[in-house]
Molecule: c-di-AMP riboswitch aptamer (ydaO/yuaA leader)
Organism: Deltaproteobacteria bacterium
RNA sequence: UGUUUGAAUAAGCCGAAAUCCGUCGGACAGGGACGGAUGCGGGGGACCCACACACUGGGGCGUACUCCGAAAGGAGAGGGCACUUCCAAGCCCGAGCCCGUCAGCUAACCUCGCAGGCGUUUGGAAGAGCAUCG
Numbered sequence: 001u002g003u004u005u006g007a008a009u010a011a012g013c014c015g016a017a018a019u020c021c022g023u024c025g026g027a028c029a030g031g032g033a034c035g036g037a038u039g040c041g042g043g044g045g046a047c048c049c050a051c052a053c054a055c056u057g058g059g060g061c062g063u064a065c066u067c068c069g070a071a072a073g074g075a076g077a078g079g080g081c082a083c084u085u086c087c088a089a090g091c092c093c094g095a096g097c098c099c100g101u102c103a104g105c106u107a108a109c110c111u112c113g114c115a116g117g118c119g120u121u122u123g124g125a126a127g128a129g130c131a132u133c134g
Base pairs, nucleotide, nucleotide: 012118013117014116018038019037020036021035022034023033024032039114040113041112042111043110044109049104057102058099059098060097061096065076066075067074068073078093079092080091081090083127084126085125086124087123088122089121
């Protein structure tokens, strides 16, 4: 100096997926269950506006959609890479699930979720900020 493996990872990453309070139980604490508040995210839902409809149903969450191909796969739209933004190079994803014949937008209003999976590419410019020591 390069490669591989493992461990650790202060202020972690993808994602809406968090914080606090109360009750139960209990000697107490932690964990758990239930309820509530705040916050974040989604769906339904008027006038007006928009749309012909049906046929081949239609629709929602999500970046995850389109084209070529019998398929495998390829290409692009789009998305992610560790404080944020911009520029450049590099790497990766480009899935899956749900409603059930039904839903355009939509104020009031109604309603649902707060999971799961992981371990960080580099350089430049500007800005912010953590830890330790004094």